[in-house]
Formats: sequence, C1' cells, structure tokens
RNA sequence: GGCGGAUUCGUAUAUCGGUUAGUACGUCAGAUUUUCAUUCUAAAAAGAGCAGUUCGACUCUGCUAUCCGCUA
Repeated sequence: GGCGGAUUCGUAUAUCGGUUAGUACGUCAGAUUUUCAUUCUAAAAAGAGCAGUUCGACUCUGCUAUCCGCUA
C1' cells in the first nucleotide's frame, strides 16, 4: 500500500428497515434491617463522526476516525 472485520448506557452484551433500543453488573432513590450487608421495588444512563438511499435507518451505501486480522 491492498483486502476483510469491529465501533450501541459507566462496563459487558443483544437487537429481521417500522418497539418508548432490551438484558446483566454497576450508579442513584425507596422498602426491609438498630446499622451495614443481603433481598425486593423503581429511576437515570447508549447507536464513533459526516453525508446518501428510503415514507421510515443502530440496521442498507459511501467517506472519515480508531482498533484488530490477513496479504504484498
């Protein structure tokens, strides 16, 4: 240099173009407890960036960025 793959709450990981983007751990609040821990309930928190296609995009396409692999 060429080719391929990945990028989603704080972390990890799901998600057939049409849901309020789910789950676990974590965080915060409440209940329980003399207190802490445990347990239960509830809440907040996410689509790498910019364009395009589409009635509608995390999902399809292009470019850019970062990481990983293969190859010369």